Notes
The RNA shown here (Bacterial RNase P class A) has 383 nucleotides and comes from a Candidatus Latescibacterota bacterium. The model forms 94% of the base pairs in the Rfam consensus. The sequence was found by an Rfam model in a public genome assembly.
RNA sequence: GAAGAGAGCCGGACAGCUGCCGUGAAUGCGGAGGAAAGUCCGAACACCAAAGGGCAGGAUGCCGGGUAACACCCGGGCGGCGUGAGCCGACGGAAAGUGCCACAGAAAACAUACCGCCGGGCGCGUCCUGUACGCGUCCGGUAAGGGUGAAAAGGCAGGGUAAGAGCCUACCGCGCCUUCGGCAACGAAGGUGGCACGGAAAACCCCAUCCGGUGCAAGGCCAAAUAGGAGCGGACUCGAGGCUGCCCGUCUCGUCAACACGCUCGGGUAGGCCGCUUGAGGGGUGCGGCAACGCACGUCCCAGAGAGAUGGCUGUCCGGGGAGCCAUCGUCCGCAGGACGUCGGCUCCUUGACAGAAUUCGGCUUACAGGCUCUCUUCACCA
Repeated sequence: GAAGAGAGCCGGACAGCUGCCGUGAAUGCGGAGGAAAGUCCGAACACCAAAGGGCAGGAUGCCGGGUAACACCCGGGCGGCGUGAGCCGACGGAAAGUGCCACAGAAAACAUACCGCCGGGCGCGUCCUGUACGCGUCCGGUAAGGGUGAAAAGGCAGGGUAAGAGCCUACCGCGCCUUCGGCAACGAAGGUGGCACGGAAAACCCCAUCCGGUGCAAGGCCAAAUAGGAGCGGACUCGAGGCUGCCCGUCUCGUCAACACGCUCGGGUAGGCCGCUUGAGGGGUGCGGCAACGCACGUCCCAGAGAGAUGGCUGUCCGGGGAGCCAUCGUCCGCAGGACGUCGGCUCCUUGACAGAAUUCGGCUUACAGGCUCUCUUCACCA
């Protein structure tokens, strides 16, 4: 210098004018994010349900640690990819059972014989007439070779054999046992078994662990108008009695009480208040830990609204992109100068992403113009 890998950060700044929301009032003060997003996991909180256990269903799934918890994070193991820094992994069980393995292929898992190779029988042909060669056919052996396939019954080499074959041997792989290292996953070494175990569990399934439901429109308090409910009241109807011997009238008591009326009570609605933002909180220092994280001390208060405020314009500066001019250095054509690249300055134009709190946290995932910092790897060159 080029090409990369990992970790982290910023995500325009300031001023003026003009709006919006909250805060009793205000010329004061405060007013979005790293993802406020997707609403995918895990919790807090609230209400409902609920003896305990089981079935069904769902989630998780190498080991150790972190955490309130997790499907998250950290560290480690194993496997795959990369020259490497590093990256990726639903990574328990296929010797419990059932099922599956398209096409191709003889055969896809109780193995099997298409071509080939080898042996034997029979028939035919050839000649140099044989323990020969070739062809055909039948029977048998064979997984070395060919061919099919994503995958072919351990691999490879030698021995062996009629040809072959873990049939035998060495190495590798695999299973089992022992020892050692490690908390463990696992690793290493030695012994042993000729191989018993094809793949797939993101097929059912088995094993282990965990799991009640609904979400702040949870839920609690106050509480109109209208309609409806309950109770009481009076009037209307009828009866009895008094004033009075009778009728009217009137008074008292009782009865009926449908509609409507008045008062009271209670439930719900509109509306209002609380929940509501001080919290597993932010940042700082020290200590423990490889780390995730934890502990201690001191510090800060940082949107809480109403279906929803946090915006717009101008100027200066900053960052990115483009054009023009000037100038540095290098190369080339050439010797008038020009072309290309490079570093820097000035002017003009343009541009500053993704996105938008709604009870609150911890995560994951996804989106993101442009810029910055640190560490590391590989290659090339110079000293």